[in-house]
Context: one part of a larger RNA
RNA sequence: GAUAAACGCUGGCGGCGUGCCUAACACAUGCAAGUCGAGCGGUACUUCGGUACAGCGGCGGACGGGUGAGUAACGCGUGGGCAAUUUGCCCUUUGCAUUGGGAUAACAGUUAGAAAUGACUGAUAAUACCAAAUAAGCGCAAGGCGAGGCAUCUCGGCUUGCGAAAAGAUUUAUCGGCAAAGGAGAAGCCCGCGUCCGAUUAAAUAGUUGGCGGUGUAACGGACCACCAAGUCGACGAUCGGUAGCCGGCCUGAGAGGGUGAACGGCCACAUUGGGACUGAGACACGGCCCAAACUCCUACGGGAGGCAGCAGUGGGGAAUAUUGCACAAUGGAGGGAACUCUGAUGCAGCAACGCCGCGUGAAGGACGAAGGCUUUCGGGUCGUAAACUUUUUUAGCCGAGGACGAUAAUGACGGUACUCGGAGAAUAAGCCCCGGCUAACUACGUGCCAGCAGCCGCGGUAAUACGUAGGGGGCAAGCGUUAUCC
Numbered sequence: 001g002a003u004a005a006a007c008g009c010u011g012g013c014g015g016c017g018u019g020c021c022u023a024a025c026a027c028a029u030g031c032a033a034g035u036c037g038a039g040c041g042g043u044a045c046u047u048c049g050g051u052a053c054a055g056c057g058g059c060g061g062a063c064g065g066g067u068g069a070g071u072a073a074c075g076c077g078u079g080g081g082c083a084a085u086u087u088g089c090c091c092u093u094u095g096c097a098u099u100g101g102g103a104u105a106a107c108a109g110u111u112a113g114a115a116a117u118g119a120c121u122g123a124u125a126a127u128a129c130c131a132a133a134u135a136a137g138c139g140c141a142a143g144g145c146g147a148g149g150c151a152u153c154u155c156g157g158c159u160u161g162c163g164a165a166a167a168g169a170u171u172u173a174u175c176g177g178c179a180a181a182g183g184a185g186a187a188g189c190c191c192g193c194g195u196c197c198g199a200u201u202a203a204a205u206a207g208u209u210g211g212c213g214g215u216g217u218a219a220c221g222g223a224c225c226a227c228c229a230a231g232u233c234g235a236c237g238a239u240c241g242g243u244a245g246c247c248g249g250c251c252u253g254a255g256a257g258g259g260u261g262a263a264c265g266g267c268c269a270c271a272u273u274g275g276g277a278c279u280g281a282g283a284c285a286c287g288g289c290c291c292a293a294a295c296u297c298c299u300a301c302g303g304g305a306g307g308c309a310g311c312a313g314u315g316g317g318g319a320a321u322a323u324u325g326c327a328c329a330a331u332g333g334a335g336g337g338a339a340c341u342c343u344g345a346u347g348c349a350g351c352a353a354c355g356c357c358g359c360g361u362g363a364a365g366g367a368c369g370a371a372g373g374c375u376u377u378c379g380g381g382u383c384g385u386a387a388a389c390u391u392u393u394u395u396a397g398c399c400g401a402g403g404a405c406g407a408u409a410a411u412g413a414c415g416g417u418a419c420u421c422g423g424a425g426a427a428u429a430a431g432c433c434c435c436g437g438c439u440a441a442c443u444a445c446g447u448g449c450c451a452g453c454a455g456c457c458g459c460g461g462u463a464a465u466a467c468g469u470a471g472g473g474g475g476c477a478a479g480c481g482u483u484a485u486c487c
Stems, first nucleotide, its partner, number of pairs: 001486003005483005012359006018352002020317001025315003029312003034059003039056002042053004066270003075195008085187003090183007098132004107122006138163006145156004168175002196242003204232002208230004213225003245267004249260004272293005295306004323349001325348003331345001332343004362392004372383004396428001398423005406414001431476005436457003442471005452459002
C1' cells in the first nucleotide's frame, strides 16, 4: 500500500459498488419455464360476438440463473488444422407440395388401489403416424472425363442403375410445410507451445505401442472388436503422492518480479452419491426419465413421494456475510400472426460505515485574556479567540408547494423519489488511537519488579515523559485502532 474481511470503541447524510471465504451440510413454505385455440377433436359457460379448460400436437424446457466438489487435463491460455465434421430457429437463392390408409388420447362404460397411479371395452380428430406417386437438385454404387493439391486425396462435369419428401391454417393481408445450395451464429474433434509442489516417489505400461480388417460416430482415432507384431513412455523427471477450477484481470512493485483468481467478462466441470440411456438440431439433461445407495416424508403396511450449488427464507457450522420485498415500466429471453402470457434473468427497493468517493457537524468578529480545570519557582503559565457576547449563513435534516428524465403514440416498479421554489431555526450531528527510541506529540499525581505495558529494543524494586488517572499535546477523522493475509 491492499482486503469479499472480522473484532473493540464510536457513529450525521448522500452517490456508486460489495455482502456464507466455513458444512458441494440438511432443508419447512412460496415463487424461479412456459406458451400456442390461426395444428386437432372435444367439454363447460355464453350477451351467440365469444370466453375458459384438461387431452392429442408444435416450439421452448440444452438458454438464462447457481456452485467450484472434481479436474495437473488439449481442462484452460495462445496460435493453428479439419482434404475427418454437425448445425433447430434466422437471412439469401432455387425447385416442389399429387393420392390414399390405419390407429390413438381426450370422452363414455366397466373396473383395481388408502394413495401415487392404473387396467379392460367402445367411439373419434389432426400440421400426430403410415403407405404410394413425383425428384430440378440430393444420397449410394459402377463406368469414364477435366482441374487441383497437403500424404491418405479434393473439387467439377457426364452416363447408367438404385433410394429418400411434403401440411396445412386463416380475419385472404399472411403464417407455415418439403428438398437442395450458400451465409451468419453455434458446436465437435486434432495439433505446436505454455500451465503448482515433492526424487525421503525411479522405474511405468497388455488395449499397453503399432499394423491389417471391421464395429461405431456428425466426424478422426485402440474409441471399441477379432487377428498379427513387440512395442511405447521415462533424470529434458515418466509413474506415484500432495495441492488446485483456468484465464482476461486484481493487489503490490520504478520495473523485472511476487501474490491472487471475490465481484464483472470468457472457457470448463458439477447439480444428494454412483451408473445408464431415451427424446432431440443440440443433453447423457439443476427445477426430465430409469436403476442402485444414503437420508427425509406419507401409508389402510400392499406400496408410494422428494432433491434450494435458482430467488427469498430456516436449522447447523462459523470470527463472519442481507428481505420468506416491488415490478415486468426499461433491457434481454421463451411461445404466439398478433393482442398478449410467462420470466426471483433483469430493473428497483430493504438491511450492513463492508469498501471507495463527496458533504456536514457552522462562518466572521470577539480580552494584554472571564469563570473553571491543570500546573507553578506562587510572580505566573496554559487550556485560549477557545467560550460567553455581537453579526451572519442554511448544505444535510424539518415543514409547505411544484415535480421529472428514464417512454419518438400508449405503458413507470423505482416514486410523489431525484430535483426546484418558499419558510423557520446554529439549530439535530465527533470520535478513536497515540505521546521512551524507532515515530509526530510532556507534565502532575497514584503505584513501588506489585499492578501492569510491550511490534522490536525494552519499561516497573519510592521523584516512572514507557504501568494507571488527570491536564496538555500529536495523528487520523464518520471513522479510529487491533488481528489475519499478500506485495
Predicted 3D model of a 487-nucleotide part of an RNA (small-subunit ribosomal RNA, 5' domain) from an uncultured bacterium. It matches the Rfam family "Bacterial small subunit ribosomal RNA". Rfam links the family to the GO terms structural constituent of ribosome and ribosome.